[in-house]
RNA sequence: UUGGUGGCUAGGGUUCCGGCGCUUUCUCCAGAAACGCGCGUCUGGUCCGAGAGCCACCGCCCGGACGCCAUCUCAAGGCCGGGUGCACGGCGGGACAAAAGCCCGGGAGA
Numbered sequence: 001u002u003g004g005u006g007g008c009u010a011g012g013g014u015u016c017c018g019g020c021g022c023u024u025u026c027u028c029c030a031g032a033a034a035c036g037c038g039c040g041u042c043u044g045g046u047c048c049g050a051g052a053g054c055c056a057c058c059g060c061c062c063g064g065a066c067g068c069c070a071u072c073u074c075a076a077g078g079c080c081g082g083g084u085g086c087a088c089g090g091c092g093g094g095a096c097a098a099a100a101g102c103c104c105g106g107g108a109g110a
Stems, first nucleotide, its partner, number of pairs: 003058006011048002016045002018042001019039004024033004059084006086106001088109001092104003
């Protein structure tokens, strides 16, 4: 020193949508509808979302072939291949509407 970004997922809650219920009004009395209130112990859509999950791109490192009228040496860029290790983890706190495997945090500890 062992990296960054994007997408997705595990997961998460309830700002909005939807769903359900209540209230009010209308009427053919059982239905319909505006506003409002409540419910996430409502499957969902929007939304948040992994250091130790997945994929992709980039960066970085190593190696290789090629290159100019010709030869030797060499640089930048591009191309091809490889690498980018290991990883158990509270309590508590923070943000957004709220919560979380998000952030504190590869923290405390083991």

The RNA shown here (Guanidine-I riboswitch aptamer) has 110 nucleotides and comes from uncultured Pseudolabrys sp. The model forms 93% of the base pairs in the Rfam consensus. Its mean pLDDT, the model's own confidence on a scale to 100, is 81.